[in-house]
RNA sequence: UUAGAGUUUGAUCCUGGCUCAGAACGAACGCUGGCGGCGUGCCUAACACAUGCAAGUCGGACGGGCCGGUGCGGAGCACCGAGAGGAAUAGGUCUUAUAAGUCCUAUAGGACUUAUUCUUUUUGAUGCUUCGCAUCGGUCAAUGGCGGACGGGUGAGUAACACGUAGGCAACCUGCCCUCAGGAGGGGGACAACCCCGAGAAAUCGGGACUAAUACCGCAUAAGACCACGGACCGAGAGGUUAGUGGUAAAAGGAGCAAUUCACCUGAGGAUGGGCCUGCGGCCUAUCAGGUAGUUGGUGGGGUAAAGGCCCACCAAGCCUAAGACGGGUAGCCGGACUGAGAGGUUGGACGGCCACACUGGAACUGAGAAACGGUCCAGACUCCUACGGGAGGCAGCAGUGGGGAAUUUUGCGCAAUGGGCGAAAGCCUGACGCAGCGACGCCGCGUGGGGGAAGAAGGCCUUCGGGUUGUAAACUCCUUUCGUGAGGGAAAAAGUGCCGAGCAAUCGGCAUGAUGGUACCUCAGGAAGAAGCCACGGCUAACUCUGUGCCAGCAGCCGCGGUAAGACAGAGGUGGCGAGCGUUGUUCGGAAUUACUGGGCUUAAAGGGCGUGUAGGCGUUUUGACAAGUCAGAUGUGGAAGCACUCUGCUUAACAGAGCAAUUGCAUCUGAGACUGUUGGGAUUGAGUCAGGCAGGGGAGGGCAGAAUUUCCGGUGUAGCGGUGAAAUGCGUAGAUAUCGGGAGGAAGGCCUGUGGCGAAGGCGGCCCUCUGGGCCAUGACUGACGCUGAGGCGCUAAAGCGUGGGGAGCAAACAGGAUUAGAUACCCUGGUAGUCCACGCCCUAAACGGUGGGCAUUAGGUGUAUUGCGAGUUAUCGUAAUGUGCCGAAGGGAAACCAUUAAAUGCCCCGCCUGGGGAGUACGGCCGCAAGGUUGAAACUCAAAGGAAUUGACGGGGGCCCGCACAAGCGGUGGAGCAUGUGGUUUAAUUCGACGCUACGCGAGGAACCUUACCUGGGCUUGACAUGCUGGUGGUAAGGACCCGAAAGGGCGAUGAUCCCGAGCAAUCAGGAAGCCAGCACAGGUGCUGCAUGGCUGUCGUCAGCUCGUGCCGUGAGGUGUUGGGUUAAGUCCCGCAACGAGCGCAACCCCUAUUCUCUGUUGCUCCGAGCAAUCGGGGCUCUCUGAGGAAACUGCCGGCGAAGAGCUGGAGGAAGGUGGGGAUGACGUCAAGUCCUCAUGGCCCUUAUGUUCAGGGCAACACACGUGCUACAAUGGUAGGUACAAAGGGAAGCCAACCUGUAAGGGGGAGCCAAUCUUGAAAAACCUAUCUCAGUUGGGAUUGGAGUCUGCAACUCGACUCCAUGAACGCGGAAUCGCUAGUAAUCGUGGAUCAGCACGCCACGGUGAAUACGUUCCCGGGCCUUGUACACACCGCCCGUCACACCACGAAAGCCUGUUGUACCCGAAGCUGGUGAGCUAAUCCCGAGCAAUCGGGAAGGCAGCCAUCUAAGGUAUGGCCGGUAAUUGGGGUGAAGUCGUAACAAGGUAACC
Repeated sequence: UUAGAGUUUGAUCCUGGCUCAGAACGAACGCUGGCGGCGUGCCUAACACAUGCAAGUCGGACGGGCCGGUGCGGAGCACCGAGAGGAAUAGGUCUUAUAAGUCCUAUAGGACUUAUUCUUUUUGAUGCUUCGCAUCGGUCAAUGGCGGACGGGUGAGUAACACGUAGGCAACCUGCCCUCAGGAGGGGGACAACCCCGAGAAAUCGGGACUAAUACCGCAUAAGACCACGGACCGAGAGGUUAGUGGUAAAAGGAGCAAUUCACCUGAGGAUGGGCCUGCGGCCUAUCAGGUAGUUGGUGGGGUAAAGGCCCACCAAGCCUAAGACGGGUAGCCGGACUGAGAGGUUGGACGGCCACACUGGAACUGAGAAACGGUCCAGACUCCUACGGGAGGCAGCAGUGGGGAAUUUUGCGCAAUGGGCGAAAGCCUGACGCAGCGACGCCGCGUGGGGGAAGAAGGCCUUCGGGUUGUAAACUCCUUUCGUGAGGGAAAAAGUGCCGAGCAAUCGGCAUGAUGGUACCUCAGGAAGAAGCCACGGCUAACUCUGUGCCAGCAGCCGCGGUAAGACAGAGGUGGCGAGCGUUGUUCGGAAUUACUGGGCUUAAAGGGCGUGUAGGCGUUUUGACAAGUCAGAUGUGGAAGCACUCUGCUUAACAGAGCAAUUGCAUCUGAGACUGUUGGGAUUGAGUCAGGCAGGGGAGGGCAGAAUUUCCGGUGUAGCGGUGAAAUGCGUAGAUAUCGGGAGGAAGGCCUGUGGCGAAGGCGGCCCUCUGGGCCAUGACUGACGCUGAGGCGCUAAAGCGUGGGGAGCAAACAGGAUUAGAUACCCUGGUAGUCCACGCCCUAAACGGUGGGCAUUAGGUGUAUUGCGAGUUAUCGUAAUGUGCCGAAGGGAAACCAUUAAAUGCCCCGCCUGGGGAGUACGGCCGCAAGGUUGAAACUCAAAGGAAUUGACGGGGGCCCGCACAAGCGGUGGAGCAUGUGGUUUAAUUCGACGCUACGCGAGGAACCUUACCUGGGCUUGACAUGCUGGUGGUAAGGACCCGAAAGGGCGAUGAUCCCGAGCAAUCAGGAAGCCAGCACAGGUGCUGCAUGGCUGUCGUCAGCUCGUGCCGUGAGGUGUUGGGUUAAGUCCCGCAACGAGCGCAACCCCUAUUCUCUGUUGCUCCGAGCAAUCGGGGCUCUCUGAGGAAACUGCCGGCGAAGAGCUGGAGGAAGGUGGGGAUGACGUCAAGUCCUCAUGGCCCUUAUGUUCAGGGCAACACACGUGCUACAAUGGUAGGUACAAAGGGAAGCCAACCUGUAAGGGGGAGCCAAUCUUGAAAAACCUAUCUCAGUUGGGAUUGGAGUCUGCAACUCGACUCCAUGAACGCGGAAUCGCUAGUAAUCGUGGAUCAGCACGCCACGGUGAAUACGUUCCCGGGCCUUGUACACACCGCCCGUCACACCACGAAAGCCUGUUGUACCCGAAGCUGGUGAGCUAAUCCCGAGCAAUCGGGAAGGCAGCCAUCUAAGGUAUGGCCGGUAAUUGGGGUGAAGUCGUAACAAGGUAACC
């Protein structure tokens, strides 16, 4: 020191991808912005650069030019001094005179003297100028020395000893610096500068003459160095050390009075810095597999500071490579940085180390050091100057400019500090550096105020209208003043260095020296004064409401929001987060155990190679000895500094900085240990193998043989069909088929045995016999002695199909043809039929090549089969046991689950192969293989947020099982045809109001539209309204109501009559107020206007189907299961039994009502008896019966037989009025259909408000070519008509039912009794029965339609009522396809009543009368229940989903060609330069010869140079290849798109099982 979340599903678990929360940044962009500190700032164009600066310094190396100073000398001028002489002026002193007594003073004269001026001469000094010499200082360009190889920049190149780390050099160099040792003697000749001449526009250059040195060159000297020679010693060796002999090579001076000091030469050592070599380590790509001729090594040379093919000659043929050579791509490497728990991953900007580069390419020179950023030469590109001849340049130094770009600063100050160069030093130089400026670019710190303050102000927002919230927030009050502002003071950083002084010296004292900077810091003043934004608020993820918008506008990281009530868009209020910042974008790591070393997987999710053999490699039994490579331990060295961590310290704190410690997990060396691994030696036998004895086998190859069957040929018999199918047809057959018998031919395949039996590595192998041959197993013994396991590449085998050549060809059978099927049918079915299937040889090399499970070894409960073999026992049936195979079931364990489980998918070890989201795609390109088909290896762009596995619950299936229902079947009667009624659609209309639309709309809402209803249309009116509540004001001639006028009415107008109640005051009249009413006005009313997809309630349907759930427990990781399944049984999840379930709830049943039997009670209006009456009716008696309506009883599989399991129950029977739910009704579980209803009612939201409200009249809802549904009446004789005669039930009745009686043909009218009803009335029941008639016809069937006449209701029957009478007399003769109801008091048929209602019924609801037929049965149709199965469905099969085509867009491949880049090979040309050769030209020093007294001259030698030649070679060129890329007419597939077209391939048995 280790955190997760969202997203695949109806839900679940798993796999798996995508996405988010974190941290970081040399960042950029948007909005915003107070201060300070410390850092940091071209990531792009190694693109091009204007301008300035960035490397100079030394005069104590040296000669000059110039300037200045000094000295000497000369000249000139000026001036001064002195001496001598003269003149003038002025002053002083003394004296005389005058004035005066004296002093002072004044004036005049004289003497002396002083000063000044002028002049003559001599001498000296000074100044200036100039010349010469000497000297000093400064400066300039040269000669010369040192430094420009450091410092600074950049990262283009580089995959390399470039870097890191550890080593090596016995194979090396090292200026300046340090130490030690030894030296510096004596000479010589030049060349710059300067001067002269010349060329040029310039840059610059040429010639001549002069000259110095610490420049250059000989000679001398040589401790030591170096070279050669041979010797000694040491070492395993490479080699090292050392004595000796011979030879070679040095030097420079400067400063100073001096001491001395700084330089110089040689050698040795050190230090520092470098050079070279080696081990190890760190990128991608094998769609790069072979590379290499100086290549690898040797010998001998050359070259270098130095080893070396570094280079050369010769010799040999090697060397590198799967542990990845060679090639391609990318990249500076590291300390470190970011992230991470770590291991790792990413990164290399700032700082530090190394490397590389300096416009591009090449080259050398100088030097200690360079192949040299601000040096040289050449070539190239570019820019600039030019007199056109020729020249100049290189910011990847600091600033800065243009350009590029999303993007990166000032043409600043200073050498004060640190560091560097030169110098003896002062000092000079220093865009290194120190500072400042700009930028929120980053990190850190501070502030924008603090305390109090509820009338919880105003305003905003929300609201359930009460309030809540913003919010102590503000205002207000008290306080403080950081930062900022103004003012005053004001550093440290200064050690050192310089100057002066002191001191013998060490050293000490004083003064001077700061870019930053008047900065930090300190103090004062004043005042809350000057200082807050950004993002978010659906989930992840902290934070919620209103309004607007209406799949629009928009949002979005993922999931996803938006189609009228959006917490997801936009705005607002509020809230959350962070805060001088906040968000966004980009990138990296994390989360991601999603490349898994730590730390993953491969039966089905992605993933085991088709199988074997075997190479490399990896791994490997037991014992012992040795070694010590791995391993372990200790020590030493190293692991630079900075950074990170810790501790302490300094800036007020922090960031930052300083110090110390730790760490640096590494590498190397040494020492030790010896278990384990390894190496090696010796043993062992259990792994493995060999030999000997047996055994089983469709193991393989070749050869031979036999039988059955099909087909065909020949012949016989025989006759009309055969064949084929769901049904047919094509086909065959009278030229004789099929069938049948006999004979022949030919090919292929192997029945029975045959078996989750055998063999084989897999593919695969099946008649019998022979030959050859591989493997396995069992038992026992002997032998070998780890010989083993696995196995990348390699090699071999490899079903079917396919290919080549040659055979063969019976059956079958792609293609093909025909026939069917079908909407079509290039299919499924049928008739034919060719390749092929067979054989030989050669290829191909793939499969769902599957146990979807790689091989080996070991360990871990069992049970039960089977094949082969052995052992033991045995009564010869068999039993026990063991091995090897092969199955099933199961424990532990494993697994996401399904499942696996000694034949593992358990537990371990070893080796190999493979996987990393779906699609694109096993595709493209490239390589390899192949005759081809094709195989193998095998991507990317683009696109999606999933794709997937297992299991669960449902739903579904042209899956299965069981069961039920008037579901079918068996029956009876209908509908569909006719006419009419009614509803609907459509059409029409001013309106034909609206709703309901498969079952589950359509005689439905409506149980009753002439007005009303009424919602619609036309027209006329009203506007607080037809209706409710409240408020304000008014109103006694008010409210109200009767006339009158206009009008269709509603309404409008007019104006006689004309009130009520309560309280108070007052004697009263009356007055004031209030209530009611009315008027005016304000709030509001009103709406059958919209949304049933915002809702409540109610209802339909599945369905009166038997189901739907819960608690606890148990099982499962979980969804969920169990219970509720199973065996029986039932109408039923009804009951019984069983059972990890035990119970319970809603449903079922029962309880309720009606009805069937009976009892008790009741007894009028009912019933009954008697009497009277013609009768109606009346009187009396009774309550047995009927009946009424209260309460009981009764039925429970209770009893018996059988069946069943002993149970539930079933079946039959008895008894009983009724028998197994007696019949009927009411009663409708969880839920489904966004089912129906906003037009019953209620209600959210929206909309209308002199109208979408309200009212009135008329019209419409009633229309009518047509279509459909539901009914009525019929088509007749089981009938019609006429006459006669019976028998109900249940209802209704006061604005009612209405009797008798009269009347009318009738509807009806008159009449009025009775009845608020077991009393009266409606009221006649009808079919039935009896009699008569009609006689099969459009009729005496049928009654539509129409004409006429009426009745009734009602204000009113025209549109638009019902009924009656007379007349009229249509279609229709039992109804196509199809379809409906019904299982018993049912269907059918007959009539009756009621609700609604003034009137109107073929509808609806109810009632009784008469009263059947049939059910074998569950195969089929429909619906339903339970169990099970499959599923790619879950909006749930009206599901899902595939491919072509058409259209649009996107990326990619191919492609004649065209164009860059890069690279190879061959050749041409060949700059500069090094090296070599040559060198007739040029040449001071040294040497030789000659001449000369000498100076010197001439010639030659040596050496050097130009020139020329040659090797190498940059750039360039020609030819021809490779590779990457761009582009392209055309073309190919792929992906994505809104409701396009055609079909229906897949998912269910997907309708032909699917798939490879």
The RNA shown here (small-subunit ribosomal RNA) has 1556 nucleotides and comes from an uncultured bacterium. The sequence is in RNAcentral, with records from Greengenes. Rfam family: Bacterial small subunit ribosomal RNA. Rfam links the family to the GO terms structural constituent of ribosome and ribosome.